[in-house]
RNA sequence: GGCCGAGUCCUGAUAUUGCGUCAGGAGCGGGGGAACCACCUUUUGGGGUGUAGUCACAAAUUGUGACAGGGCAGCUCUUUCAGCCCUAACCCGUCAGCUUACCCCGUAGGCCACUGAAAGAGGA
Repeated sequence: GGCCGAGUCCUGAUAUUGCGUCAGGAGCGGGGGAACCACCUUUUGGGGUGUAGUCACAAAUUGUGACAGGGCAGCUCUUUCAGCCCUAACCCGUCAGCUUACCCCGUAGGCCACUGAAAGAGGA
């Protein structure tokens, strides 16, 4: 100075240099939850956050490939092409379709020294 991500900002207290911590609020993100509608589906348990799924082949572990999905600053956004990369991890605890009102929760963590081009709109 930037990237992934919802994960930013403001106020007060503590500290009293600052970080940090606590409380409240705004913004952003997520879950539960009627009628109507949908589903008939429950150990083959089921479900949630997230792009992180499905299938095939080989294969002890594992790997390869296809399709699908996601990401890649030089003002921002959208679309297209090409290139590169990822396709994890965690949680609930037998339980949850959608869902007005209503209720609840999070606001982290990790990384980089660089991906180029075209079109349109906006901004400066």
This is a predicted structure of a 124-nucleotide RNA (c-di-AMP riboswitch aptamer (ydaO/yuaA leader)) from a soil metagenome.
The sequence is in RNAcentral, with records from MGnify.